Predicted 3D model of a 685-nucleotide part of an RNA (large-subunit ribosomal RNA, domain II) from a Candidatus Micrarchaeota archaeon.
Rfam family: Archaeal large subunit ribosomal RNA. The family is grouped with related families in Rfam's "LSU clan".
The coordinates come from a structure-prediction model, not an experiment, and the mean pLDDT is 81.
[in-house]
Context: one part of a larger RNA
RNA sequence: GCCAGGGAGUGCAUUGGAGUGGCGAGCUUAACAGCGAAGUGAAAGCGAAAGCGCGCAAGCAAUGAGGCGCUGGGCAUGAAAAUGCCUUGAGUCACUCUGAUUCGACCCGAAGCCAUUGUGAUCUACUCGCGGCCAGGACGAAGUCGAGUUUACACUCGAUGGAGGUCCGCAACCUGUCAUGGCAUGUCCUGUUGGGUGAGCUGCGGGUAGGGGCGAUAGACCACUCGAACAUGGCAAUAGCGGGUCCCCUCCGAAGUAUCUUUAGGAUAGCCUCAGACGAGCUUGCACACGAGGUAGAGCGACCGAUUAGAAAGGUCGGAUCCGAAAGGGUCCACUUUCCCGUCAAACUCCGAAUGCGUGUGCUGCGUAGACUCUGGGAGUCGGCGACGUUGGGUAAGCUAGCGUCGCGAUGCUGUAAAGACAGUUUCCUGGGUUAAGGUCCCUAAAUUUUGGUUAAGUGUAUCAAAGGACGGUAUUGUUUUAGACAGUCGGGAGGUAGGCUCAGAAGCAGCCACCCUUUAAAAAACGCGUAAUAGCGUACCGAUUGAGAUGAUAUUCUCCGAAGAUGGACGGGGCUAAACCAAGUACCGAAACCCAGGCGUGAAAUUCGGGUAGGAGGGCAUACUGCAUGGCUAGAAGCUUGGUCUUAAGAUCAAGUGGACUGUGCAGCAAAGAAAAUCCUGGU
Repeated sequence: GCCAGGGAGUGCAUUGGAGUGGCGAGCUUAACAGCGAAGUGAAAGCGAAAGCGCGCAAGCAAUGAGGCGCUGGGCAUGAAAAUGCCUUGAGUCACUCUGAUUCGACCCGAAGCCAUUGUGAUCUACUCGCGGCCAGGACGAAGUCGAGUUUACACUCGAUGGAGGUCCGCAACCUGUCAUGGCAUGUCCUGUUGGGUGAGCUGCGGGUAGGGGCGAUAGACCACUCGAACAUGGCAAUAGCGGGUCCCCUCCGAAGUAUCUUUAGGAUAGCCUCAGACGAGCUUGCACACGAGGUAGAGCGACCGAUUAGAAAGGUCGGAUCCGAAAGGGUCCACUUUCCCGUCAAACUCCGAAUGCGUGUGCUGCGUAGACUCUGGGAGUCGGCGACGUUGGGUAAGCUAGCGUCGCGAUGCUGUAAAGACAGUUUCCUGGGUUAAGGUCCCUAAAUUUUGGUUAAGUGUAUCAAAGGACGGUAUUGUUUUAGACAGUCGGGAGGUAGGCUCAGAAGCAGCCACCCUUUAAAAAACGCGUAAUAGCGUACCGAUUGAGAUGAUAUUCUCCGAAGAUGGACGGGGCUAAACCAAGUACCGAAACCCAGGCGUGAAAUUCGGGUAGGAGGGCAUACUGCAUGGCUAGAAGCUUGGUCUUAAGAUCAAGUGGACUGUGCAGCAAAGAAAAUCCUGGU
């Protein structure tokens, strides 16, 4: 993992509600007592009486149970007016269901806390008693002896001696430093390092016990357990947290918001559901009318605040600067006013919508098969998210905080390659047809469809690039052109003159002024290069040759460059020059949509309605046992295996085989009554 069996809303007490039943101004208990039949007031206390009208169902009507209103009555407050509660009698007990509260309270799950004269020192820490062990070698303390020396104390030398938390040490033994060591990853092994007569190592037997021991101190160790052991008990600790919680169908169907507490949770309201009461209106949609308003926009010579460039005028206070001995004067900036060019505002407004909002009328829709409203029972929800529009924060975000609408959540189906929210459409069952979005070369259902253009980049083929650049295209519009254009080639490109000035020089070409005249087919008082200055080389301009377009501007739906990411690579793919893009047309395909037919359910009914998580309500299926009734079975019960049939589902039923003794059906009752999940439990494999 798989299979089988087990496995989670239960019970007592108290209590709200619904249904059913008994009795009933009473009900109930063995009894005390309890609830109800009278209220009201803080309390002392006081203490109820009915009458009239409206009116639902019903009814021909009159009437009219319940219902509603007014008056009256009781109590309290008040000087009173008046106000509040009550008053024309229905309860109570039991059972069933469904909630609430106390208890383990649907089941499982902590880490923990406390208790016990509970168990532990065979591990380990320290300690006590009795023992054991430490190859070999080295150094050579004190003391002692001898010799020398000395007045003496001492001293020197040589021996002896054998001290030491002494030295060396791969002996034993203890330890555990290091290794890009080893593997089957162990407080292991191997190698290496350290200690190795001592605070040494070690055996056996004793001692110290849990807020306690022991500790050369690491919060170490106290039996794989230690920042408080283990066992048992309190104990089903508690858990606002996590996981799990078992058959079917039908009807309706949420919320992620507000306030308080809080901040993983609750309570109340909101939103859902079910039941009841009342009895006639309700209306979120449309139109019209009348209102309030200061947003979008716009504007600012209407305030307020901001704001570009310039002109004119003004005055004196200021700043800078110049002239002057000073007085004073000039220029610029700043300032004020006017004119003029160009701009802004969430916390500016002379203005000012559309929507939206309020009220009324009419329509629409709903409603006596009961709307609107009200009362009561049961919930769930309090993490939301996305698109579009919009307002803040942010460079921005598949970012963040709001508001509105629609969705997802709780929703299928078709399309978008795939898909949560996008487009279409909303899903009871069966069959047939038509369309939507989107598509129609092949994968893949349907056009290799019709007309006219664009693109040559595989641009593009659902979606994404910028500034800037292009001697790409296209469209529009100029100029020029067989009286020969544009480009190329050949030739000319002159004279007065080196114009005048300046200058060392200035000759077309440093600079200043002027920019004429002549010959011409044409030729600048010179457009560029060049020289110290000349010179020189081109250009403008003209002729010849050649023989058809050339050259600008504007626009741009098209195209190119700009254009960089890590395995090779994505238009969904193949592929496509249309099967790309633009503008039109027709046909077809395509869904659970729409239409037609049949069926089921719901509902009083209809040509109504029938998606659904949390959740509410209703109706069923199956299981064990019991009661009553009634059957089957050794001519073969239950169970098991295989196959068939029926039903909208849980399920029901038949046959054969196996099996070898029990078992079904109807109506009721009762419940340890339904498993795929809980790292579920036990067993098997």